[in-house]
Context: one part of a larger RNA
RNA sequence: GGCACACGGUGGAUGCCUUGGCACCAGGAACCGAAGAAGGACGUAGGAAUCUGCGAUAAGCCACGGGGAGUCGAUAACCAGACUGCGAUCCGUGGAUUUCCGAAUGGGGAAACCCGGCUGGAGGCAAGUCCAGUCACCCUCGCCUGAACACAUAGGGCGAGUGGAGGGAACGUGGGGAAGUGAAACAUCUCAGUACCCACAGGAAGAGAAAGCAAUUGCGAUUCCGUGAGUAGUGGCGAGCGAAAGCGGAAGAGGCUAAACCGAUCAUGUGUGAUAGCUGGUAGGCGUUGCAUGGUCGGGGUCGUGGGACUUUUCAGUUGUCUCUACCAAGACAACAAGGAGUAAGAAAUUCGUGCCAUAGUCGAAGGACAUUGAGAGGUCCGGCACAGAGGGUGCUACCCCCGUAGACGAAAUGACAUGAACUCCUGAGAAGUAUCCCAAGUAGCACCGAACCCGUGAAAUUCGGUGUGAAUCUGGCGGGACCACCCGCUAAGCCUAAAUAUUCCCUGGUGACCGAUAGCGGACAAGUACCGUGAGGGAAAGGUGAAAAGUACCCCGGGAGGGGAGUGAAAUAGAUCCUGAAACCGUGUGCCU
Repeated sequence: GGCACACGGUGGAUGCCUUGGCACCAGGAACCGAAGAAGGACGUAGGAAUCUGCGAUAAGCCACGGGGAGUCGAUAACCAGACUGCGAUCCGUGGAUUUCCGAAUGGGGAAACCCGGCUGGAGGCAAGUCCAGUCACCCUCGCCUGAACACAUAGGGCGAGUGGAGGGAACGUGGGGAAGUGAAACAUCUCAGUACCCACAGGAAGAGAAAGCAAUUGCGAUUCCGUGAGUAGUGGCGAGCGAAAGCGGAAGAGGCUAAACCGAUCAUGUGUGAUAGCUGGUAGGCGUUGCAUGGUCGGGGUCGUGGGACUUUUCAGUUGUCUCUACCAAGACAACAAGGAGUAAGAAAUUCGUGCCAUAGUCGAAGGACAUUGAGAGGUCCGGCACAGAGGGUGCUACCCCCGUAGACGAAAUGACAUGAACUCCUGAGAAGUAUCCCAAGUAGCACCGAACCCGUGAAAUUCGGUGUGAAUCUGGCGGGACCACCCGCUAAGCCUAAAUAUUCCCUGGUGACCGAUAGCGGACAAGUACCGUGAGGGAAAGGUGAAAAGUACCCCGGGAGGGGAGUGAAAUAGAUCCUGAAACCGUGUGCCU
């Protein structure tokens, strides 16, 4: 020095465990914010730090409920001082307070700081000082002023507004919009209208009541799923891309305007021969009230067996008022009645009752003994409950020890939902006639250029955009894949619309042939921490004594660290990075070999 064996050290694999994660299911919720959010800074307890809570009323204040014996949050004990059956701590509901920064909004600013104005107050002789309130911008509405320019308008000022602004995980709509890649290279193409950026909205969004499909039969808004179908198509006809109708299901809902016409009102123009006008007739009266055009408001009207206006006509409850006056007729309006509807569209608020649910909770069956053990829940013996033998805990494997479980109950307060009432809103019905009027205009269409559609310009319909041009009103228009005819379908150029669908930052409950500390979220621990970076940003490691601290009094060596006794404990080679304790690596002893 090597090998072997034994005993150690180091190290932290493995096994076992789980406070934490992951995935999914069901229900809820789907918004917060100038009444100052989200997120922070700084404070706040008798005693230092961090976390949690809270805000100068600061681990808290008030009220109402629940609950029933200890309590003053955690690491985390200890000391001090308090509270509590006159019900504390704790849990729930509602309220009060809520520094400073932050959209941040009196002005400024290098966030959490600096400096002000006005009104009122405290203090004081006065000033400094302090307290409360208020003072940004934009929008809407109202009022007052008010240029060029007479009216006017712009502009300015004042007042009112739980109007806006900012934040938020995914889902949604819109505006922009790549490249790596594939095509075995690459340019059309693909990736892909994806990623990403921006704007905006809602609990969903978008779409949506046919200018639709279909094909000689017919269907009847939209959305989503399955199928149709990798079909028809498209495509350097390469790579690839890729429908629709129909059928089967989920859900189911339809409404409101514009215009014609009538009325009111305003503006402009025009109108005296009072021959226009004031519902008709007769009589009286009024005196520009008229007519035309335009605006506003109300009625009317909303459709494709075309509809409506308009004209004529039939039948429709009661009462009242009005249409210059009187009478007759006619019409309009209002109230009640009748019928219908309603807060999700179609108008829009609120209150009360009842039921149910949520946000605290309550009751809840039945077991003992013996031996062994550190400890019984395992064993033995004899029992019991079960609408409860899900699960967890307890010194070992517990239906009957504890929490629970099955089952049965419960709310002063707030909220969701359902329902009833109050309440609110709406309402003439029909027939005939087609002479006249209306039926969404810089629109549709067309030309050129782009884009979306399965469709890459093609024979290219359809849809959208830019530029130019530019119709018709039902004997009108559009579509049915160039285009034309016939036939069929529909009625554009206005608006609204629940459900079925998408998603899950969040709350509650549950489940797992999901993980078990190099796994599972980056994070089971002071984790988005430490640390790195000017910054955007990047981003860890780190769990386990024991049933219980019973965490080793006391003695000895030592300056201490540490150790030896003693003691605790079932165990101390369980003694503090302390369960188990592999390997690499380092020793000690013995044997063999060199």